Predicted 3D model of a 133-nucleotide part of an RNA (small-subunit ribosomal RNA, 3' minor domain) from Vitis betulifolia. The full RNA is in RNAcentral, with records from SILVA. Rfam family: Bacterial small subunit ribosomal RNA. Taxonomically the source falls in Vitis (Eukaryota, Streptophytina, Euphyllophyta, Spermatophyta).

[in-house]
Context: one part of a larger RNA
RNA sequence: CAUCGCCCGUCACAUUAUGGGAGUUGGCCAUGCCCGAAGUCGUUACCUUAAUCACAAGAAGGGGGAUGCCGAAGGUAGGACUAGUGACUGGAGUGAAGUCCUAACAAGGUAGCCGUACUGGAAGGUGCAGCCA
Numbered sequence: 001c002a003u004c005g006c007c008c009g010u011c012a013c014a015u016u017a018u019g020g021g022a023g024u025u026g027g028c029c030a031u032g033c034c035c036g037a038a039g040u041c042g043u044u045a046c047c048u049u050a051a052u053c054a055c056a057a058g059a060a061g062g063g064g065g066a067u068g069c070c071g072a073a074g075g076u077a078g079g080a081c082u083a084g085u086g087a088c089u090g091g092a093g094u095g096a097a098g099u100c101c102u103a104a105c106a107a108g109g110u111a112g113c114c115g116u117a118c119u120g121g122a123a124g125g126u127g128c129a130g131c132c133a
Stems, first nucleotide, its partner, number of pairs: 005105001009100001011098001013095004018090003023085005029079001031077004039070001041068004046064004052059002112131002115128005
């Protein structure tokens, strides 16, 4: 810089973060089922046994084996939370000089605004109800 002003929205370009997204890759948590080591604790009619009991047969106790419960790791299924990634897609922010228009600010050239419905490249337009000038 004061109407040769101010200023609204779409579109285009660039960039930033972000929502949706068939999915996909991890992390973590618990759950169901399968399998089930070591080991403790039970059971044992099988095997075995120096110390105890018994004159003896044998008994008690011990050991081994077998077996039951619990049980780590592992497998499997669906799930919760969380991180990355994903064709495509939605709006948002930002930008010295892009495009289209001129809605608002003066009676802004149709007075403006709020709500709502319909409608248009965009600002917007129209109807109804209301507020203000």